[in-house]
Context: one part of a larger RNA
Molecule: large-subunit ribosomal RNA, half B
Organism: Candidatus Nasuia deltocephalincola
RNA sequence: CUGAGGGGAAGGAACUCGGCAAAUUAAUACUGUAACUUCGGGAGAAAGUAUACCUUUUAUUGAUAAUAUUUUAUAUUAUUUUAAAAAGGUUUUAAAAAAAUGGCAGCUGCGACUGUUUAAUAAAAACACAGCACUUUGCUAAUAAUUAAUUAAAUGUAUAAAGUGUGACGCCUGCCCGGUGCUGUAAGAUUAAGUUGAGAAGUUUUUGCUUUUAAAUUAAGUCACAGUAAACGGCGGCCGUAACUAUAACGGUCCUAAGGUAGCGAAAUUCCUUGUCGGGUAAUUUCCGACCUGCACGAAUGGCGUAACGAUGGCUGCACUGUCUCCCCCUCAGACUCAGUGAAAUUGAAAUGUUUGUGAAGAUGCGAACUACCCGUGGCAAGACGGAAAGACCCCAUGAACCUUUACUGUAUCCUUGUAUUGUAGUUUAAAAUUUUUUGUGUAGAAUAGGUGGGAGACUUUGAAGUUAAAACGCUAGUUUUAAUGGAGUCAAAAUUGAAAUACCAUCCUUAAGAUUUUAUUCUUCUUUAACUUAAAAUUUAUUUAUAAUUUAAGAACAUUGCAUGGUUGACAGUUUGACUGGGGCGGUCUCCUCCUAAAAGGUAACGGAGGAGCACAAAGGUUUGUUAUUUACGGUUGGAAACCGUAUUUUAGUGUAAUGGCUUAAACAAGCUUAACUGUGAGACAUACAAGUCAAUCAGAUGCGAAAGCAGGUCAUAAUGAUCCGGUAAUUCUUUAUGGAAUGGUUACCGCUUAACGGAUAAAAGGUACUCUGGGGAUAACAGGCUAAUACCGCCCAAGAGUUCAUAUCGACGGCGGUGUUUGGCACCUCGAUGUCGGCUCAUCUCAUCCUGGAGCUGAAGAAGGUUCCAAGGGUAUGGCUGUUCGCCAUUUAAAGAGGUACGUGAGCUGGGUUUAAAACGUCGUGAGACAGUUUGGUCCCUAUCUGCCAUGGGCGUUGGAUAUUUGAGAGAUUCUGUUUUUAGUACGAGAGGAUCGAAAUGGACAAACCUAUGGUGUUCUAGUUGUUAAGCCUUUAGCAUUGCUAGGUAGCUAAGUUUGGUCGAUUUAACUUCUGAAAGCAUAUAAGAAGGAAAUUGUUCUCAAGAUUAAAUAUCCCAAAGAUUUUUUCUUUUUAAAGAGCUGUUCUAGACUAGGACUUUAAUAGGUUAAUUGUGUAAGCAUAGUAAUAUGUUUAGCAUAUUAAUACUAAUUGCUCGUAAGG
Repeated sequence: CUGAGGGGAAGGAACUCGGCAAAUUAAUACUGUAACUUCGGGAGAAAGUAUACCUUUUAUUGAUAAUAUUUUAUAUUAUUUUAAAAAGGUUUUAAAAAAAUGGCAGCUGCGACUGUUUAAUAAAAACACAGCACUUUGCUAAUAAUUAAUUAAAUGUAUAAAGUGUGACGCCUGCCCGGUGCUGUAAGAUUAAGUUGAGAAGUUUUUGCUUUUAAAUUAAGUCACAGUAAACGGCGGCCGUAACUAUAACGGUCCUAAGGUAGCGAAAUUCCUUGUCGGGUAAUUUCCGACCUGCACGAAUGGCGUAACGAUGGCUGCACUGUCUCCCCCUCAGACUCAGUGAAAUUGAAAUGUUUGUGAAGAUGCGAACUACCCGUGGCAAGACGGAAAGACCCCAUGAACCUUUACUGUAUCCUUGUAUUGUAGUUUAAAAUUUUUUGUGUAGAAUAGGUGGGAGACUUUGAAGUUAAAACGCUAGUUUUAAUGGAGUCAAAAUUGAAAUACCAUCCUUAAGAUUUUAUUCUUCUUUAACUUAAAAUUUAUUUAUAAUUUAAGAACAUUGCAUGGUUGACAGUUUGACUGGGGCGGUCUCCUCCUAAAAGGUAACGGAGGAGCACAAAGGUUUGUUAUUUACGGUUGGAAACCGUAUUUUAGUGUAAUGGCUUAAACAAGCUUAACUGUGAGACAUACAAGUCAAUCAGAUGCGAAAGCAGGUCAUAAUGAUCCGGUAAUUCUUUAUGGAAUGGUUACCGCUUAACGGAUAAAAGGUACUCUGGGGAUAACAGGCUAAUACCGCCCAAGAGUUCAUAUCGACGGCGGUGUUUGGCACCUCGAUGUCGGCUCAUCUCAUCCUGGAGCUGAAGAAGGUUCCAAGGGUAUGGCUGUUCGCCAUUUAAAGAGGUACGUGAGCUGGGUUUAAAACGUCGUGAGACAGUUUGGUCCCUAUCUGCCAUGGGCGUUGGAUAUUUGAGAGAUUCUGUUUUUAGUACGAGAGGAUCGAAAUGGACAAACCUAUGGUGUUCUAGUUGUUAAGCCUUUAGCAUUGCUAGGUAGCUAAGUUUGGUCGAUUUAACUUCUGAAAGCAUAUAAGAAGGAAAUUGUUCUCAAGAUUAAAUAUCCCAAAGAUUUUUUCUUUUUAAAGAGCUGUUCUAGACUAGGACUUUAAUAGGUUAAUUGUGUAAGCAUAGUAAUAUGUUUAGCAUAUUAAUACUAAUUGCUCGUAAGG
């Protein structure tokens, strides 16, 4: 220091995002209990009282035994057991004495409730729920699983089952059917395959065959028309108006499918917003109650209430507390030391300093200066852009995966039609063919003449004309037919009229009707010999759970199933969803033309600056000939601003359309004639990656104009556009799968693309991802740094003005010039194989543009209090309420409540409220998936420190022999604050009110250091009380465990809230400033020489460390041998000596992590023990006495006692060992 615990003076939430954590409460019995209420609750509400032991009395449960009476029951007594109350007494600080064991209350949001959920960051307001509603479903049910068989639903049957929404209960649930969906309707429109099929083309001797196709027929669907909102959903503007003002019951107008009703409302919804008012608080961005200006509530995507409930969100009070002011003590476990055992991440290599500069823009490593003897141990975390994880944010990829949808393209399912399985009979309607009839009025004409041909006769007792009746047609004239009657003729030819002449026959057209056949169709019927289907019934046989066969029954040519067809279809699948871009997105742009940029050839970029094109013209083309605009001033009849003439101007005009370059020789304007707006060719150039693009003479043909020379292959030039594939039209002396043709293809010309993302990925394509993933990027954003300084801040210059007067006491417009690197930005330079992001806490350090304190100048300075400026960075520089806040507002203090930098200092230091994952909700947006610098609730913060650095603490070596003491002080650090009161003095000043400087004294606050005598805290090693329980055989007395069991006190030590002390005075050098003398410059001048004053700043003084101050200091004291040989000094050999002193070992400490430091070591009080004292506790045990007993009294201020003090050698410091030498560069 960390973790787990115990205790705490005074205060009591001041802590903090938030009472997080902790504390409080707690048992049993009794008393008592509010609002509200769904009458059940709320409720253990709240708030109180009692509780031990002894004695006595009165109740009480069960059992056993005995006795008595009586005879099989009752009574009494005894023992034991259950168990309550009352009264009296006794003890403690405390009687639920320990353990176990709710803190309470008020307001409010949400959800009714109990329940469920993201195993491992979310327990919730999310899910579920009972209840409510809608929709589907009649049983071979709907629905679901499945290729199918089959199965679930269900051995259920609409009081059932399924799906959807809402979510107890109460009061309610408004308007809109235009859109989308769903349901229905069926007249019409549209529509596939199929059916039917005129025609055309090819071929062809013909029949024919092949290809193609108009018309007709034909379903669902779609269109259409209705219904439906507890289906998806939606639910307005503008203007005016009342006798103060304001407002608008009222009116007008526009739009709509309808314009939001009730209720609620700054809300889980309100941006502005901390809305306004009220309440609560000293103070409230939260909270409660209102208001209504609802950015952007609102009625089963339910609205509004609501008792109860909630490990739910917000606010408040009481109680309680170490959350805090402000920290302290104690216990245990780690940490530390020793012994044993023994990992990990990490690691380019390392001989790994500070500051400053530089540098891929933040350096241990480069430059410079400074600092630094070598090496550990314990600690701290500022750095090593520390470790961990190929960044999850952002961008990119012609990456991925899921999800969505009215993206594209498909598919299952479902619906539909055709056909097969598939038979009989009828009927409706339609078409076609055949057939029988019918119909036909221009004018003229007997009169209702269809066309053509034939035709001279035709019809008639098998009943003519006529009449009557009816019907059909009709041009209203009539025609035709039928029936009856009638009983013998009628018509044609000829003539007339006319374009056409009628009788009669044949044939054709038109109209209408009927019949037959075929095809299709509508509605039915049948099942008989009869398909097919059947969760029905029976029988039989075989095998055996059931299947098969037969029969009956029901349905029935439907259904089922196959193939083909159209529709529907995010249920499913595969994919697409552009690029540029001072990040990306939003916006803009993408091809072509002109100019500038463009730097005098050409060319040249930007999301640089300006404009245009995606055509037009049969003349606006060609040619020949001719002509000259524009504008203004002046002059001139009507005549004016403007008509015409002249002068002047000289291309300013005009050019089809932009701009540029051109153009009077006109390319401008006009007229005549015209079509060169021709076919074939293309030398040579420009331009150019390619592909494209541009200019162009000549030659051949045919033409226009012109007398001719000539000009003409569109337009004054430069825009007016699109490759390839594919398809089409026309032409073609090309091709022609045996041959001839045809088809097809080729060639030439032309046509079809806002393929405009315009060198064009496909004929055909949108979105979401916070559930996300992969690969990459510092090629590219968010944080921070860097560069820059528009913006910001600060200053200066000028001085219009105001300041009664007066620019400059103070303020200062319009303008100008700088500085800083703090705001908002710009840039995109390090970092995307990770540089953790706001705020707070903690700890700071620097700057000064100074908030206070200090010193000055000026003042619109009387004094006091101020204003402004200069110097000055020594020290100091608030607590609370609200909010995540920084900030800010408020309350109350203060001498003052400074501004900034430090990766917006500080997450290998803490927090995690905000932001910024996954859950959920509201508002809004979106069809939807989902989204929102909108809101709201919830939501894992890892790292044992190698190096540098810092704080401590040792070892080594050095310091020129070795030691022991005592010092010096180069240098470094610490300290540095200020109020109030009294006095001078109610003086100076002032009309008064008021009210000083300078100086003296006292006493505080904050801060700091030391200490423990007192005051207190702690004191698990001291004493006592006491609960439960176990043990020492029992009583007594002790001991263990229960947090030291709990409780009351408390010595030493440690400690603060306690005590004591501190900052001074005086000195030094100066700053601003003030002076003296004084020239340059006969004056003046504080300055140039000279001499002074002057601040909390500087230096020293005070305190601490300090000679590794390698420049290693100073002073005092202590200690250390002989012989021999050799040599010029010196070296060698032998023997001897282990000094002064230090250490180890030992007893230890108020010293201590270990080391180190201090004391002691028998000549000794170092530790323990003992004795005594102090001090603490509070009267031990035993015995005696009193009492029925609990218990009390006496012996007894007793007994016990840790760390304190003194005395005392009883025990242990015994004995030993090691280093250190011989006189010294």